A computed fold for a 350-nucleotide part of an RNA from Fidelibacterota bacterium TCS57, annotated as small-subunit ribosomal RNA, central domain.
Context: one part of a larger RNA
RNA sequence: CUGGGCAUAAAGGGCACGUAGGCGGAUUAAUAAGUCAGUUUUAAAAUACAGCAGCUUAACUGUUGAUUGGGAGCUGAAACUGUUAACCUUGAGUGCGAGAGAAGGAAGUGGAAUUCCUGGUGUAGCGGUGAAAUGCGUAGAUAUCAGGAGGAACACCGGUGGCGAAGGCGGCUUCCUAGCUCGUAACUGACGCUAAGGUGCAAAAGCGUGGGUAGCAAACAGGAUUAGAUACCCUGGUAGUCCACGCUGUAAACGAUGUAUACUUGAUGUUGGGGGAUCUAACCCCCUCAGUAUCGUAGCAAAUGCGAUAAGUAUACCGCCUGGGGACUACGGUCGCAAGGCUGAAACUC
Numbered sequence: 001c002u003g004g005g006c007a008u009a010a011a012g013g014g015c016a017c018g019u020a021g022g023c024g025g026a027u028u029a030a031u032a033a034g035u036c037a038g039u040u041u042u043a044a045a046a047u048a049c050a051g052c053a054g055c056u057u058a059a060c061u062g063u064u065g066a067u068u069g070g071g072a073g074c075u076g077a078a079a080c081u082g083u084u085a086a087c088c089u090u091g092a093g094u095g096c097g098a099g100a101g102a103a104g105g106a107a108g109u110g111g112a113a114u115u116c117c118u119g120g121u122g123u124a125g126c127g128g129u130g131a132a133a134u135g136c137g138u139a140g141a142u143a144u145c146a147g148g149a150g151g152a153a154c155a156c157c158g159g160u161g162g163c164g165a166a167g168g169c170g171g172c173u174u175c176c177u178a179g180c181u182c183g184u185a186a187c188u189g190a191c192g193c194u195a196a197g198g199u200g201c202a203a204a205a206g207c208g209u210g211g212g213u214a215g216c217a218a219a220c221a222g223g224a225u226u227a228g229a230u231a232c233c234c235u236g237g238u239a240g241u242c243c244a245c246g247c248u249g250u251a252a253a254c255g256a257u258g259u260a261u262a263c264u265u266g267a268u269g270u271u272g273g274g275g276g277a278u279c280u281a282a283c284c285c286c287c288u289c290a291g292u293a294u295c296g297u298a299g300c301a302a303a304u305g306c307g308a309u310a311a312g313u314a315u316a317c318c319g320c321c322u323g324g325g326g327a328c329u330a331c332g333g334u335c336g337c338a339a340g341g342c343u344g345a346a347a348c349u350c
Stems, first nucleotide, its partner, number of pairs: 004321003007304002012318001014201004021194003025088001027086005033081002035077008049065006091191001092188003095184005103177007110154001115149007125136002162169002206247006215241002220236004258317006266295011299306002323350003332343004
């Protein structure tokens, strides 16, 4: 390389958009590049292979033959692929009519709670633990009432409910913006699928500049525990957590399951539509589309399990794997302010 694989054994890129490339619906005609058939020619000799022969045999040598992926020309075939022309509506998109939603961004705004401050009442404790102590408190704490300040998060509703490509998204109102679903079948007429490079987005932590800081809390300090205790427990507490702008680009970024399309018995919930039946209506009931769950047939699978949301049956394209360690390393390159990221070996060893 071929072959085989990627839920859990090594292996799906964190996610999307999209360039090149690869692949691509129905019908008709033309063409003949791919394809197929025939024919001519080329593919030196030696070597290699087979038969026979010559040196006593062999090695060696001679001779005859076969084989050789392929290249080129000519003559044809026209199903398939390609190309060209025309045409179609099922794929894709647009329109029209409806619908649901924590989808994103900005501005405004609300109540509960914690903390702090001021004042009132009030007096000796509070707090904390397995038990304690550090800590707070007669300079009046804890508790309680009233008022005020400020920051962060949004109880109930809330739901294997919803939305989003993923990360993720939850008080309320307004504005701006994106996607999705159903119905209809008016319009375009294959405009499609995938996607190396590339570009964008991307939790938390971290970095830069400037703000902010109620609570929580790495580091740090103290108190305990312990043989020790650089921990677990307790009292404090700074970065950080929050906002704006810029960077970083990683996660068990997980469904550990790439995207798209088609096909293949069912049952039960649930979310959003549409239709029917019943009817005065709603619910129940039947059908259907799009999601989301549980169970399960065939089939698959080493098993666990998966099972129309496939890990079944197939096709197209991309990514990735090839024993463990060394090694998410070294060197080089490249990106980054840095931390570090991406790419990514070998010796050696089992």
Its Rfam family is "Bacterial small subunit ribosomal RNA". Its family is annotated with structural constituent of ribosome and ribosome in the Gene Ontology.
The organism belongs to Fidelibacterota, within Bacteria.